About this RNA
Transfer RNA from a Candidatus Spechtbacterales bacterium, 73 nucleotides, folded computationally. The prediction has a mean pLDDT of 81. Rfam family: tRNA. The family's RNA type in Rfam is transfer RNA. Rfam's curators write: Transfer RNA (tRNA) molecules are approximately 80 nucleotides in length.
RNA sequence: GGCCCCGUCGUCUAGUGGCCUAGGACAUUAGGUUCUCAGCCUAAUAACACGGGUUCGAUUCCCGUCGGGGCUA
Numbered sequence: 001g002g003c004c005c006c007g008u009c010g011u012c013u014a015g016u017g018g019c020c021u022a023g024g025a026c027a028u029u030a031g032g033u034u035c036u037c038a039g040c041c042u043a044a045u046a047a048c049a050c051g052g053g054u055u056c057g058a059u060u061c062c063c064g065u066c067g068g069g070g071c072u073a
Stems, first nucleotide, its partner, number of pairs: 001072007010026004018056001028044006049065005
């Protein structure tokens, strides 16, 4: 350089056009339980890499950029 794959809460991930105000687990914070801690229960906070396009409607499809990974010379 060429080709391919991936990018979603702090972390790991689900969702692949409308039912999404984006769900779950862990973590964090608060409350309950406990003499205290742990554990357990309840609640809360928190995300679609960026720019454009298609569409009535995009996290999802297309193009580009950026970042990560793989194969190849």